[in-house]
RNA sequence: AGUGUUCGAUCUUGGCUCAGGAUGAACACUGGCGGCAUGCUUAACACAUGCAAGUCAGACGGGAAGUGGUAUUUCUAGUGGCAGAUGGGUGAGUAACACAUAAGAACCUGCUCUUGGGAGGGGAACAACAACUAGAAAUGGUUGCUAAUACCCCAUAGGCUGAGGAGAAAAGGAAGAAUCUGCCUGAGGUGGGGCUCACGUUUGAUUAGCUAGUUGGUGAGGCAAUAGCUUACCAAGGCGAUGAUCAGUAGCUGGUCUGAGAUAUUGAUUAGCCACACUGGGAUUGAGACACGACCCAGACUAUUACAGGAGGCAACAGUGGGGAAUUUUCCACAAUGGGCGUAAGCAUGACGGAGCAAUGCCACAUGGAGGUAGAAGGCCCAUGGGUCGUGAACUUCUUUUCUUGAAGAAGAAGCAAUGACAGUAUCUGAGGAAUAAGCAUCGGCUAACUGUGUGUUAGAAGCCACGGUAAGAUAGAGGAUGCAAGCGUUAUCUGGAAUGAUUAGGCAUAAAGCAUCUGUAGGUGGCUUUUCAAGUCUGCCAUCAAAUCCCAGGGCUCAACCCUAGACAGGCGGUGGAAACUACCAAGCUAGAGUACGGUAGGGGCAGAGGGAAUUUCCGGUGGAGCGGUGAAUGUGUAGAGAUCAAAAAGAACACCAAUGGUGAAAGCACUCUGCUAGGCUGACACUAACACUGAGAGAUGAAAGCUAGGGGAGUAAAUCAGAUUAGAUACCCUAAUAGUCCUAGCCAUAAACGAUGGAUACUAGGCACUAUGCAUAUCGACCCGUGCAGUGCUGCACCUAAUGCGUUAAGUGUCCCACCUGGGGAGUACAUUCACAAGAAUGAAACUCAAAGGAAUUGAUGGGGGCUCACACAAGCGGUGGAGCAUGUGGUCUAAUUUGAUGCAAAGCGAAGAACCUUACCAGGGCUUGACAUGUCAUGAAUCCUCUUGAAAGAGAGGGAUUCCCUCGGGAACGCCAACACAUGUGGUGCAUGGCUGUCAUCAGCUCGUGCCGUAAGGUGUUGGGUUAAGUCUCGCAAUGAGCACAACCCUCAUGUUUAGUUGCCACCAUUGAGUUUGGAACCCUGAACAGACUACAAGUGAUAAGCCAGAGGAAGGUGAGGAUGAUGUCAAGUCAUCAUGCCCCUUAUGCCCUGGGUGACACACAUGCUACAAUGGGCAGGACAAAGGGUCACGAUCCUGCAAGGGUGAGCUAACUCCAAAAACCCAUCCUCAGUUCUGAUUGUAGGCUACAACUUGCCUGGAUGAGGCCAGAAUUGCUAGUAAUCGCUGAUCAGCCAUACGGCGGUGAAUUCAUUCCUGGGCCUUGUACACACCACCUAUCACACUAUGGGAGCUGGCCAUGCCCGAAGUUGUUACCUUAACCACAAGGAGGGGGAUGCCGAAGGCAGGGCUAGUGACUAGAGUGAAGUCAUAACAAGGUAGCCAUACUAGAAGGUGCAGCUG
Repeated sequence: AGUGUUCGAUCUUGGCUCAGGAUGAACACUGGCGGCAUGCUUAACACAUGCAAGUCAGACGGGAAGUGGUAUUUCUAGUGGCAGAUGGGUGAGUAACACAUAAGAACCUGCUCUUGGGAGGGGAACAACAACUAGAAAUGGUUGCUAAUACCCCAUAGGCUGAGGAGAAAAGGAAGAAUCUGCCUGAGGUGGGGCUCACGUUUGAUUAGCUAGUUGGUGAGGCAAUAGCUUACCAAGGCGAUGAUCAGUAGCUGGUCUGAGAUAUUGAUUAGCCACACUGGGAUUGAGACACGACCCAGACUAUUACAGGAGGCAACAGUGGGGAAUUUUCCACAAUGGGCGUAAGCAUGACGGAGCAAUGCCACAUGGAGGUAGAAGGCCCAUGGGUCGUGAACUUCUUUUCUUGAAGAAGAAGCAAUGACAGUAUCUGAGGAAUAAGCAUCGGCUAACUGUGUGUUAGAAGCCACGGUAAGAUAGAGGAUGCAAGCGUUAUCUGGAAUGAUUAGGCAUAAAGCAUCUGUAGGUGGCUUUUCAAGUCUGCCAUCAAAUCCCAGGGCUCAACCCUAGACAGGCGGUGGAAACUACCAAGCUAGAGUACGGUAGGGGCAGAGGGAAUUUCCGGUGGAGCGGUGAAUGUGUAGAGAUCAAAAAGAACACCAAUGGUGAAAGCACUCUGCUAGGCUGACACUAACACUGAGAGAUGAAAGCUAGGGGAGUAAAUCAGAUUAGAUACCCUAAUAGUCCUAGCCAUAAACGAUGGAUACUAGGCACUAUGCAUAUCGACCCGUGCAGUGCUGCACCUAAUGCGUUAAGUGUCCCACCUGGGGAGUACAUUCACAAGAAUGAAACUCAAAGGAAUUGAUGGGGGCUCACACAAGCGGUGGAGCAUGUGGUCUAAUUUGAUGCAAAGCGAAGAACCUUACCAGGGCUUGACAUGUCAUGAAUCCUCUUGAAAGAGAGGGAUUCCCUCGGGAACGCCAACACAUGUGGUGCAUGGCUGUCAUCAGCUCGUGCCGUAAGGUGUUGGGUUAAGUCUCGCAAUGAGCACAACCCUCAUGUUUAGUUGCCACCAUUGAGUUUGGAACCCUGAACAGACUACAAGUGAUAAGCCAGAGGAAGGUGAGGAUGAUGUCAAGUCAUCAUGCCCCUUAUGCCCUGGGUGACACACAUGCUACAAUGGGCAGGACAAAGGGUCACGAUCCUGCAAGGGUGAGCUAACUCCAAAAACCCAUCCUCAGUUCUGAUUGUAGGCUACAACUUGCCUGGAUGAGGCCAGAAUUGCUAGUAAUCGCUGAUCAGCCAUACGGCGGUGAAUUCAUUCCUGGGCCUUGUACACACCACCUAUCACACUAUGGGAGCUGGCCAUGCCCGAAGUUGUUACCUUAACCACAAGGAGGGGGAUGCCGAAGGCAGGGCUAGUGACUAGAGUGAAGUCAUAACAAGGUAGCCAUACUAGAAGGUGCAGCUG
């Protein structure tokens, strides 16, 4: 300090996630030791048992123990004193003077400290105790006796006063003595406490008004003290948008944790304060309490009872149950420290000091050190060579922190002694022996660390992105590695990163975000000069901000954690002195801001009134006579006279041209003309006022269209609606009609894409061009032009800014001031609540839940029922087909024991297969084999081989016979056969989505890239775009590009012309010759082979830009690539092929391998594809006659002759081929028959007789002769090929091959057309541009209803709780008031009685409880509503491209649903 994640890639906005630190933690696995800390965060839930507050005999009277007895001594129930209000616990309540900081005045204070004064005289009781007595108990009652430092009276002092008076203290004890210690009272101090006040301290406005003792005054009461603290009367105040009241939550602080800091979070331990003590109320005592271990009452609960009653309160320490993820021993001791009582000794002390338990945390130490390669064994990996675990172990040697054991043994203890729980602890010193001691997590990226095996979208894993569908570095084991280490990882929470709440330190044109616009209140901010003052500001000093913590220095435990000592910091609040620049205040002045008056000026600014013409529609009349209207059509209208045309009338609404980039207004908005009233702007000169200003939360005003209410009006238009079309449907688009509405008056509504998606004001920061209004200057007869100032409106553009687009003096630049608003997407502008509205609705405005994105700008592609250019048998123009028939072949489907398998739009389907009867063959049934049909290695043996027989369907099995090869160093070897065992061999088994190679397709389309440079933050761009041109990214010109590569073209082959050369088997012009180029001869011609030439826009005219090129021409065999072939860029389709071959991995191994026989691949209701033959007369039959090319042939082609109707059979000349054979070419020509018919067309099917090949012709071959004669008379929708020697038509040939299912495929020649206006349309391709919400790329994306499942939420008749306040009833304890009843020791009187006290009764207040109606809140609820989520549901296709009707916003109506339509607005 950052990282991952939106995208094909980029930048940005923005959320989510991670790495760090921390914890009173918990959980999983593991666990040696010590020190120091810490340990119910949940149920302020309930508690058994023990203990936690006593002490004083030197206050008092008794009793008891002890002694033989007295005395001394000891113990003690009771009276009395002090303490029990501290210590200890907890955090429920509390949003408050509770806490924190800083001040203050009207107070109290036991013990304690300092300093004064004093204690004189009297008196009456009550416990204990005794007797009697009630009760189960707890606990009492009556009578009697008694002491005091218990109680009472008088006197006196000080203090109060209105100076009359009222009221009012004391106590002794110990001691032989000195003396000590208590008591009363005054003043002061220390410490403590009470009270007041300024400021600060959580969330919510979907809590906006609250308050009746409430605010103040007077009187009275009350208190330690002030005070509505209480009460009577009077006044009507007090608090509140600077957030009262109400509701939720919460003990506050020093501090802790985090952070660079500012902040944010938190309030365990420790320290200060507060509150509480089962829940609620209350007082008594006291210096202090409304009292944790005191009292009274009520309630709940617990246990007890003799049912009348009585007892209790662990949020002290241990401990128990319960709750919970979770938190310890019913320990030791008062030795130390502290407080209580006591003169003291001392007593008590679960405070405290310690120990125990727990890795809960922090810190420290150890689990050994050195040497040691045969790199052992073993594990894992492996390319089989090795590598790694790994000097690691073993082994040798050393040490002993720890451990075991033995001896010694503290400090903590103070003041002479005594006194140690911890503890025989810390520590120290011997002995023994490497001995007793390592785990956890991770290893895809973030993030350090990688391989193998299992699994196979399963099991699992996951913090985010994401992993897993048979080769997983992501799952689970393993080996190895990395990190930390007595721990490690996970979970939870806080903080950081997060500048994602921004004071430091963010934003708002398009990403979330500027109010629709203006006026203006509070508030905030504010021009120039001078003065005052000192509030802000700056500065010196003082006091405070407890201690502890943090920081720093030193010191002590062996170090550290920890502890001790000293110091420093402390930004806050307060006091005091100073400064005076700035802000504020005071006072005075100024004129640049602002305003007033004056002179001009432009304008659809507003309101009201009057007038006008064009058009439309309706109606009346005339002319006229068939359609009009609308459109793709139809509904509609018209002979009862429409439409058209002419004239007259009526009505309502809107104002052509001018008109603009224009004007004006705050915005919405505003346009015929004139008049009246009226607001604002601009400009000029400079008279006046003198900061009067800017902004503006609340508030108020205005506010398009639609809509609402009432009354008018109603021509045109037109939601809804009725018809007509379109359509699969069409609640739409289109059309004919038509109602609200649109218009006016009055009043509501308050919203728009109310937009410049840009709040207002002010200052500064380059220009250029244009327009509007106006001033000056200039010019002119005049109006312009030109120049210049001010105000406004636009375009372009430098700097700057911006994520980019863009903005750019009209800022989105640079500054200042004020306001509004934003904080991931969805849920949702929804729900609830409130306000407003007649309603429709508007305003304010959440949460649960869910996702990891949602967005912005720009880039490259792809795509568009976007645009431009262009190409192609793409269409068009033609010719011939397919689709209909029969058959052939292939495929699907079905069938089957098997019908082996692959290929499936173009780019599968006469395809792999250039030949399925056996073989092929991969399939099925049956019979067999198991080192195997085949390869290599080992052992043994035999040459191999040949012949015969038996059995069997064959494979195979068995038996017999004969014979002996080659080399040799004589040992043996080579080749071959065979027995055996093991390594292995085999597989047309799987995966073409693990692959190589090969192939198809876009496409023979013209494209695809790179180096350097330049531009851009970047993806990328440029080059490759542009003007021309080409078949072509072909060439040329221009250009921030300049060059290059792969494709194109050319080079290659065939054909077309010529030359040269060579002439056999080919050829024959001339000379001879033959039946015949047959022979001699010839090399001219044809032909064949080889080598050359030729064509390049080279030539000239035109055109183009003087280019590239194009057009027509000459010459030429051929002319613009001459024709055809081969040749296929970067890439696309996970295209095809594991069954050509090769190959990873997986699978089989007496079988998924191998051998054999038979069957199947040939099945057959049907569907499709490719072909053949036809339907006839341009034909068919028969007879005669003519002309090719290219191939093939020795296990072959086979002439000739004979034979058969024929297929064929017999014979076998010739040819290893320019020689011979296949071989006859056919269409064609000529002659003749058939005469338009299911035929003398066609030729399927069936039967029969034959032939050929083969081991074999049944399933299942081909051919021949008779016979038979199905369907078919030119073919629906649709669809295909072809541009010249092409289509069409005719035959020939080859490969495979014994034969052939070949009508297929590859080649060859013969005959030989028609048409192309043109690029509008269909299909496909290329380039440029544009839009995009697509990038798996339009076979894309995506919206809504419906159906199903799950989830959370709203409404809901209600139901059940909780809390709060109000009113009324009842009214405990208790304080207080009253009291005529009862009672009474101290004092007065002394006689009754009185004062005073107590009891009872009663009044006010008063907790719990009851009743009533409310408010808030939680849970639940039949039913219901929308929302969200969910691999493959239904119906449509609204949006994204002109998304096929441009979209969207507001509003209204309407419709299964997206949606549609009307009206106004926006361009996104």
Molecule: small-subunit ribosomal RNA
Organism: Trichopus zeylanicus subsp. travancoricus